RNA sequence: ACUAUGGAGAGUUUGAUCCUGGCUCAGGAUGAACGCUAGCGGCAGGCCUAAUACAUGCAAGUCGAGGGGCAGCGAUUCUAACUUGUUAGAAGUCGGCGACCGGCGCACGGGUGCGUAACGCGUAUGCAACUUACCUUUUACAGGAGGAUAGCCCGGGGAAACCCGGAUUAAUACUUCAUGGUGUUAUAAUGCGGCAUCGUAUAAUAACUAAAGAUUUAUUGGUAAAAGAUGGGCAUGCGUCCAAUUAGCUAGAUGGCGAGGUAACGGCUCACCAUGGCGAUGAUUGGUAGGGGUUCUGAGAGGAUGAUCCCCCACACUGGUACUGAGACACGGACCAGACUCCUACGGGAGGCAGCAGUAGGGAAUAUUGGUCAAUGGGCGAGAGCCUGAACCAGCCAUGCCGCGUGCAGGAAGACGGCCUUCUGGGUUGUAAACUGCUUUUAUACGGGAAGAAAAAGUCCAUGCGUGGGCAACUGACGGUACCGUAAGAAUAAGCACCGGCUAACUCCGUGCCAGCAGCCGCGGUAAUACGGAGGGUGCAAGCGUUGUCCGGAUUUACUGGGUUUAAAGGGUACGUAGGCGGCUUGUUAAGUCAGUGGUGAAAUACACGAGCUCAACUGGUGAAGUGCCAUUGAUACUGACAGGCUUGAGUGUUGUAAAGGUAGGCGGAAUUGAUGGUGUAGCGGUGAAAUGCAUAGAUACCAUCAAGAACACCGAUUGCGAAGGCAGCUUACUGGGCAAACACUGACGCUGAGGUACGAAAGCGUGGGGAGCGAACAGGAUUAGAUACCCUGGUAGUCCACGCUGUAAACGAUGAUCACUCGAUGUAUGCGAUAUUACUGUAUGCGUCCAAGCGAAAGCGUUAAGAGUGAAGCCACCUGGGAAGUACGCUCGCAAGAGUGAAACUCAAAGGAAUUGACGGGGGUCCGCACAAGCGGUGGAGCAUGUGGUUUUUAAUUCGAUGAUACGCGAGGAACCUUACCUGGGCUAGAAUGCCCUGACAUUCCCAGAGAUGGGAAGUUCCUACGGGACAAGGUGCAAGGUGCUGCAUGGCUGUCGUCAGCUCGUGCCGUGAGGUGUUGGGUUAAGUCCCGCAACGAGCGCAACCCCUACUAUUAGUUGCCAGCAUGUAAAGAUGGGGACUCUAAUGGAACUGCCUGCGCAAGCAGCGAGGAAGGAGGGGACGACGUCAAGUCAUCAUGGCCCUUACGCCCAGGGCUACACACGUGCUACAAUGGCGCAUACAGAGGGUAGCGAUCCGGUAACGGUAAGCCAAUCUCAAAAAGUGCGUCUCAGUUCGGAUUGAGGUCUGCAACUCGACCUCAUGAAGUCGGAAUCGCUAGUAAUCGCGCAUCAGCAAUGGCGCGGUGAAUACGUUCCCGGACCUUGUACACACCGCCCGUCAAGCCAUGGGAGUUGGGAGGACCUGAAGACGGUAACCGCGAGGAGCCGUUAAGGGUUAAACCAGCGACUGGGGCUAAGUCGUAACAAGGUAGCCGUACCGGAAGGUGCGGCUGGAACACCUCCUUU
Repeated sequence: ACUAUGGAGAGUUUGAUCCUGGCUCAGGAUGAACGCUAGCGGCAGGCCUAAUACAUGCAAGUCGAGGGGCAGCGAUUCUAACUUGUUAGAAGUCGGCGACCGGCGCACGGGUGCGUAACGCGUAUGCAACUUACCUUUUACAGGAGGAUAGCCCGGGGAAACCCGGAUUAAUACUUCAUGGUGUUAUAAUGCGGCAUCGUAUAAUAACUAAAGAUUUAUUGGUAAAAGAUGGGCAUGCGUCCAAUUAGCUAGAUGGCGAGGUAACGGCUCACCAUGGCGAUGAUUGGUAGGGGUUCUGAGAGGAUGAUCCCCCACACUGGUACUGAGACACGGACCAGACUCCUACGGGAGGCAGCAGUAGGGAAUAUUGGUCAAUGGGCGAGAGCCUGAACCAGCCAUGCCGCGUGCAGGAAGACGGCCUUCUGGGUUGUAAACUGCUUUUAUACGGGAAGAAAAAGUCCAUGCGUGGGCAACUGACGGUACCGUAAGAAUAAGCACCGGCUAACUCCGUGCCAGCAGCCGCGGUAAUACGGAGGGUGCAAGCGUUGUCCGGAUUUACUGGGUUUAAAGGGUACGUAGGCGGCUUGUUAAGUCAGUGGUGAAAUACACGAGCUCAACUGGUGAAGUGCCAUUGAUACUGACAGGCUUGAGUGUUGUAAAGGUAGGCGGAAUUGAUGGUGUAGCGGUGAAAUGCAUAGAUACCAUCAAGAACACCGAUUGCGAAGGCAGCUUACUGGGCAAACACUGACGCUGAGGUACGAAAGCGUGGGGAGCGAACAGGAUUAGAUACCCUGGUAGUCCACGCUGUAAACGAUGAUCACUCGAUGUAUGCGAUAUUACUGUAUGCGUCCAAGCGAAAGCGUUAAGAGUGAAGCCACCUGGGAAGUACGCUCGCAAGAGUGAAACUCAAAGGAAUUGACGGGGGUCCGCACAAGCGGUGGAGCAUGUGGUUUUUAAUUCGAUGAUACGCGAGGAACCUUACCUGGGCUAGAAUGCCCUGACAUUCCCAGAGAUGGGAAGUUCCUACGGGACAAGGUGCAAGGUGCUGCAUGGCUGUCGUCAGCUCGUGCCGUGAGGUGUUGGGUUAAGUCCCGCAACGAGCGCAACCCCUACUAUUAGUUGCCAGCAUGUAAAGAUGGGGACUCUAAUGGAACUGCCUGCGCAAGCAGCGAGGAAGGAGGGGACGACGUCAAGUCAUCAUGGCCCUUACGCCCAGGGCUACACACGUGCUACAAUGGCGCAUACAGAGGGUAGCGAUCCGGUAACGGUAAGCCAAUCUCAAAAAGUGCGUCUCAGUUCGGAUUGAGGUCUGCAACUCGACCUCAUGAAGUCGGAAUCGCUAGUAAUCGCGCAUCAGCAAUGGCGCGGUGAAUACGUUCCCGGACCUUGUACACACCGCCCGUCAAGCCAUGGGAGUUGGGAGGACCUGAAGACGGUAACCGCGAGGAGCCGUUAAGGGUUAAACCAGCGACUGGGGCUAAGUCGUAACAAGGUAGCCGUACCGGAAGGUGCGGCUGGAACACCUCCUUU
């Protein structure tokens, strides 16, 4: 210096992650509507629906300077009457003027968007094929004649609208004669020009066609022609919505010659001729729609839009038609037809608001029956002027945009009130209020008060005419409005929505999956920031929200700017048409392309910069822009076109080569089955096990022979060939393709390929064969709850051949074909080269594996790409959320089955891909555990004890809790009352308990009532003291009551379980986009994540182990109540005594064990050893100790506690009852069934505990329980206390017994206020079941199991056979880890994550919703055929009218409409019927996800209540194991 001013995301799929992908939100806009609210002004806007119907008024008239005239009004004149200023009459005389003739206008202005997909619109051109009233310029002209007709007058008809007849009259109305030009036509000519027809200029001849006057004498008007301007008409290029489930359309159709018609070209129309024309670059058909400037949005490209304003078009009740005219096929004209409405005297008539207001109707919804022509504009007029619902104004509406205001400053006792709270307090509302000071916009009152208005006209001057200049006057709807001033006073003025996240803003109360909210995710089931209210807060503000619609975000249709292995998506494969794209080089051209120039791209809008309203909105000015189209000039690199050349792409030839490439024929052996014959005898076959089946009529087995059909073992290989499907014995014939080598030839001949054509596994279909084996369907047998299956025995279609159809598969590499490029390693097949003749190696083409870069969401791909193809490889196919659905309808194909093409309504907020961590698997590997196994003893059977359940058994109540493992001899380590929480009944209400105050009694005893609590009465009237007071009791007063009521899913604490299992984590680093991984995996080892080694990990924490206790050995110390060797005393005996500390023991402190030693193995850790030593040996035995966590596990009834609930009761007291019920079922136990035993007698040895409201010796009584008596003992002293099994002797002799002891009767004992419901014990009697226990199931690995007794807690007593401890006696077995159960680690699959007690499929049943078919029925639009046919136009025409021109009438053609009819299309309804979707807890099964329990899936066929099953072929998107091969690493 130039260029540019421009781009934000979030929520939601998951346990978490990345991706794909939809849904939703934040923004802007609106002709809006609705809800709540509302002070003012300015500027805009205002029927989007019924182009539905319209009452009433107005919206187009004007000209007397065209005319005849004169109804009404005014003036004047005259006449008459008189109440002398009135009335009546007369006069077109004047001003003027209704109606009428005539001129101009009415084709503009205004409205609407029906129709229209079209030259309608936009843009750019053309008309040599046209027109244009009024306006401007120029030239020329305007002479004569004539007959009518409105009106007026008279008469008539009609309800009316209106009509008819007669007489008379004018014109700038009409007719005609003349004149005539640069006009028109005809004839023919010349020059010039062009674009084919032709245009233009100039002479010529012939024919034809004009006119109007008015008047104030200034003018103005008229006719013809030419030109201009303006407006219009026509034609053409390009652009202009959706549907192909609309593919063929077309008969005036396409063209020609001629004619007619038109302002004009033209099939515009007609006659004839030809047969064309349009279409995949989308004709035709159907649907929708006025188009543009613009508007909204967007970074843009785009997308959507077409209100207001401007341009164009179309329409004017619906349809048709023309007339007049410069212009119309005419919004406020005409005719006809139709529908509708109105009037009517029933004979006939009238009408068209999609003009402005307004009404009804429709609708969510859209205004006044206003003022004025003052301005701007329009029509007429010479003008004044008249008309103008155009326009300008006003009214209504927050409909929008813009602006202003509702006050400002000070003010802390941080007031009252509200709300919250951890509550004597604090926080917040909040400087907010009160209060003090200030201001006065707005509103109110009063006063002043505009601009918009200047012309035209008039008059004067200049002027030939346009015209110019001067002068003075008139005119304002809005409107006394805007604006200005004055006055008083904070005075007159704030709401709406929201506050879970997105998204700014939080608490309390109420409610309790109710009521409700919700844009998406989602809130609500008793502590809701999500519902409703409140307080507070946030946002916007005279508005705020909601709803609808459009764009955006959405790169979610991707031109800018997407994808297709697995997420949606590559056609099954090839050939090839159109099309698209295309190698090197030369020349020409200039279509594309690029540059310059010219024209156009209306105005408004938008943008930039100024300007005017006080600002802004708004308005005005200037500029730029308008990316487009057309024309022209130039450039020529690239693309194209044309011409020429080249060889590298492509192809051809030559020589070789490998192969399951294809088609047809021939041949072969093994096996199978059958047949025949033989041998031979009782089974064969089949299965998890069986059975059906075959077999004594001789099977199976073996041998021989024969027959048939189908398939080709070994070779054989992640080898080969082919476009794909696919192809395998050998051989012959025919035939296709690939590859290699070296040369030769052609010369871009190429690539791709919509439609099209061909090929196309299996199944299936048709016709005819064939049929061994296999084998859908089917039958039978099994299995099973069932088994339409899996298994078995049979078996038909089929499988095979020929010919013809079908045309689909997980037709897969889930990867379209082609092309150049991009590190490597290695194997293999084939060819060629080189070589040492097979080792190595080069090269080409194939087939594989692994990797770099790069790519990818990741898995993975990676010269065989999923890399790079960008700025810029080309081509084809396909995708755009899930479901409905590859369904319906339609069409095409097919014999059928069916294939191809292929939706919508409705519904959901997901569906999905890859990977991660878990969990799970009737997946795998490794390991552990009384897990199995090996053993021993039990339970399940009996009786009893105890706990639990109970279609909610019974009851007034049977209180409550615990319920798989992990409830059930559990809470309960003691239910007769109490306990006690339950029931019945009786009572109390500041309460049964405690503190504080006061009093000093109360207690106690007795009596009465009562079941008792309680009530009444009588006696009675303190105690201790450190003198402060205390104990105790009554009373009072309040403050704190009380609740075993609810919530263990609001909680604390405590506990169970997985599990004494070996795990669970962290920091830093590293890897991965990330979840996450690594560490913690691996190789060993261990009881152990114990230790060692290795390793992108290095360390650490909680767990393990150890530290603690008991026990086993020992030392030291100590020595009573324990002990007694030695010494002594002593007894019948006795540590009884003196004494002693040696021993035992007691109880304190130490020691001891560590794989330390040896041998072997091992790198090590460690392991092994009938090793040594040792009391003990590899953790010596036992206990306490329980990681992160799981089960919303258990407990609100131990306790504590939030919230809720009750308060003369859900609290408290009392009596009685209940918790102990009883057809049953279950758990846990005890005792047994006996001889390894029972019973009797005798006799031996513990440990650990308890004891004063106690243990209680001894002695006495009693058969006994027990009672009486009483020594000792607060305990190593006394006592409970006898241990029992054992041992010795005796008896019983296999029985329901001398087993067993239930049950029952009788009598007692003890505890206790009290043993009825409902205690224990004793004695006598009674003497039940039971003879070892079905399926099933439990415990235990050593001082263990089993067995034996003893003690303790609770406790007055006891339902204890329970629980907790103690010792005595004292085994068996473990090969081992296949299986069951549980657990740990690694790995694998997964559609599970509430995590397999998961998920999930289909039928059936119920409700709701939309939809297909459907006998039919109703309606709609468009077309065909036939009949009929108005107005009008065109054509014809003798009679009638007219002097004539011409007209009427009639006929024909055309033609709206009407009628009939056959079909097609599109909709509505429709008995019935089909599937589909949705819906907390319906039925049947269990198909899928794990090897989902038969791997699944695809195509096809058959079968079945249903998921589904089976056959055939295919796929891996199947797990596991073994083997082989290959690759990688060491």
Small-subunit ribosomal RNA from Hyphobacterium sp. CCMP332, 1530 nucleotides, folded computationally. Its mean pLDDT, the model's own confidence on a scale to 100, is 82. RNAcentral holds the sequence, with entries from ENA and SILVA. Taxonomically the source falls in Hyphobacterium (Bacteria, Pseudomonadota, Alphaproteobacteria, Maricaulales).